[in-house]
Context: one part of a larger RNA
RNA sequence: GUCUCCCCAAGGAACUCGGCAAAAAAGCGGGCGUAACUUCGGAAGAAGCCCUCCCAGUGUUUUUAGCACUGGGCGCAGCGAAAGUUCCCCUGGCGACUGUUUAUCAAAAACACAGCUCCCUGCUUAACUCGAAAGAGGAUGUAUAGGGGGUGACGCCUGACCGAUGCCGGAAGGUUAAAGAAUCGGGGUAAUCCUGCGUUUAAAACGCAGGAUUGCUCGCGGUUCUAAGCCCCGGUCAAUGUCGGCCCUAACCCUGAGGGUCCAAAGGUAGCGCAAUUCCUUUCCGGGUAAGUUCCGGAGCGCAUGAAAGGCGUAACGACUGGGGGACUGUCUUGGGGAGAUGCCCG
Numbered sequence: 001g002u003c004u005c006c007c008c009a010a011g012g013a014a015c016u017c018g019g020c021a022a023a024a025a026a027g028c029g030g031g032c033g034u035a036a037c038u039u040c041g042g043a044a045g046a047a048g049c050c051c052u053c054c055c056a057g058u059g060u061u062u063u064u065a066g067c068a069c070u071g072g073g074c075g076c077a078g079c080g081a082a083a084g085u086u087c088c089c090c091u092g093g094c095g096a097c098u099g100u101u102u103a104u105c106a107a108a109a110a111c112a113c114a115g116c117u118c119c120c121u122g123c124u125u126a127a128c129u130c131g132a133a134a135g136a137g138g139a140u141g142u143a144u145a146g147g148g149g150g151u152g153a154c155g156c157c158u159g160a161c162c163g164a165u166g167c168c169g170g171a172a173g174g175u176u177a178a179a180g181a182a183u184c185g186g187g188g189u190a191a192u193c194c195u196g197c198g199u200u201u202a203a204a205a206c207g208c209a210g211g212a213u214u215g216c217u218c219g220c221g222g223u224u225c226u227a228a229g230c231c232c233c234g235g236u237c238a239a240u241g242u243c244g245g246c247c248c249u250a251a252c253c254c255u256g257a258g259g260g261u262c263c264a265a266a267g268g269u270a271g272c273g274c275a276a277u278u279c280c281u282u283u284c285c286g287g288g289u290a291a292g293u294u295c296c297g298g299a300g301c302g303c304a305u306g307a308a309a310g311g312c313g314u315a316a317c318g319a320c321u322g323g324g325g326g327a328c329u330g331u332c333u334u335g336g337g338g339a340g341a342u343g344c345c346c347g
Base pairs, nucleotide, nucleotide: 001342002341003340004339005338006337007336008335010333011332014331019328029051030050031049032048037042039153053073054072055071056070057069058068059067060066074078087326088325089324090323091322092321093320094318095317099111100110115151116150117149118148119147120146121145128137129136130135154313155312156311157310159243160242161241164240165239166236167235168234169233170232173231174230175229180225181224182223183222184221185220186218187217188216189215190214191213192212193211194210195209196208197207198206199205244262245261246260247259248258271305272302283299284298285297286296287295
């Protein structure tokens, strides 16, 4: 010097991001007593006050054990030791709750949850999932069932918009694939006929070139016939989503119930609001403090709240998170002393 532990005058959170750590009270049992709020269960062991030993007696108990009462005794102290074991109160936020989670830096406000809601599924292979398939799960179930999405107890509620995107339904018209069929053209090829040229005196025959007709054929081209889809017509937001701007206006001022105008599918309703959301911002007012960027209540020009990516409340609950108070303390003013272990130095 470091580590573990013990003690401390006066003060008592002045420490610090924060009472982190420590301390204290309490503790086992009994008696009394116990608020707001509340889903009437709770909150609650709320809080808080008192008792606890020994001796004698009385009553009670089925005897014991024990309980109650009365009187007496001692000590600083009576669950007198040891061990074991929630500090308490007030007030916000978030999440209803018990649960679950990043094995090995995060336990939470994240996940789940019961409840609510939407979509799919009518069963001789449900929908869906696994599997080239067979088959299996779903389910030896059958819409009060099963699968999927969202929200997340409970209470009060959940506004407007279908223009865009998605999904569902529709079918008149437009557009649209390959295959197939029909047809037209083109290529190849065969037969017949015609024309010209060559061989031949000529004809015939043969060869070459061209044309016509009739067939066959083609990994060729065009046209026609034909689907869903898309365009189109409707529906649907607890589907993805979205929910205005400018100007003017009341006999003080201010404000703007009101008016005008532009745009839009519709222009944010009830609530809540400087918020886990507010930039400006330590907003403004009030409370708490001697003093308060945090906290609580109120206000609202909401940079950029808002209704199942739910809105607002809410008793109970939480190793969650913010603010305040009591008690208590070496956290601190501010250090000191002691015990043990260990490093280094000296002997």
Molecule: large-subunit ribosomal RNA, domain IV
Organism: bacterium